[in-house]
RNA sequence: GACAAAGGCAAACCCGCCGAAAGGCGGGGACGCAAAGCCACGAAGCUAACGCAGCGCGAACUGUGCGCUGUCACGCUAGUCGGGCCGCCGAA
Numbered sequence: 001g002a003c004a005a006a007g008g009c010a011a012a013c014c015c016g017c018c019g020a021a022a023g024g025c026g027g028g029g030a031c032g033c034a035a036a037g038c039c040a041c042g043a044a045g046c047u048a049a050c051g052c053a054g055c056g057c058g059a060a061c062u063g064u065g066c067g068c069u070g071u072c073a074c075g076c077u078a079g080u081c082g083g084g085c086c087g088c089c090g091a092a
Base pairs, nucleotide, nucleotide: 001089008033009032013028014027015026016025017024018023031079037085038084039083041082042081043080044077045076046075051071052070053069054068055067056066057065
């Protein structure tokens, strides 16, 4: 699933905590959701710490340093789509 009932979840935003960030968790809050329950397997999107590359800084210890730019997922999104797993309530 019935223009149902019972019950559930909770976007933005605010506060706290974690994280480099994306984002997550808890509290408040409801835009929405019939799997908006669970799983990053495929696609897509987000971030770019580490690494790598380039450039700059310096005068003292001349690089295993710092800064900027680019790149990169091993980070993330299940409320982007597909796929997998599991499941509450109820007439005709």

The prediction has a mean pLDDT of 85. A computed fold for a 92-nucleotide RNA from a soil metagenome, annotated as c-di-GMP-I riboswitch aptamer. The RNAcentral record of the sequence draws on MGnify.